[in-house]
Molecule: transfer RNA
Organism: uncultured bacterium
C1' cells in the first nucleotide's frame, strides 16, 4: 500500500435502534472496629474524532486518528 478486526468510567468489561448506558476492581463518605484490614450502604466517573441514515444511534453507513493481524 490492499484487505479484515477493534476503540465505552482511573482499569477490566457487558450492553445486535427506544436502558436513568450495567458491573467488578480503584477512589471517596459513612456504619462497623480500641486502630487497621474485612464487612455493610451510598457517591464520584465512560461511548476516539466528525459526518450521514432514521422519529430516535454506543449500536447502522462513511471519512479521519490510533492499536493490533494478515497479505504484498
Nucleotide at each position: 500500500g490492499g484487505c479484515c478486526u477493534c476503540u465505552u468510567c482511573g482499569u477490566c468489561u457487558a450492553g445486535u435502534g427506544g436502558u436513568u448506558a450495567g458491573g467488578a476492581c480503584a477512589c471517596u463518605a459513612g456504619g462497623u472496629u480500641c486502630u487497621c484490614a474485612u464487612c455493610c450502604u451510598g457517591g464520584c466517573a465512560a461511548c476516539a474524532g466528525g459526518g450521514g441514515u432514521u422519529c430516535g444511534a454506543u449500536u447502522c453507513c462513511c471519512c479521519u486518528a490510533g492499536a493490533g493481524g494478515u497479505c504484498a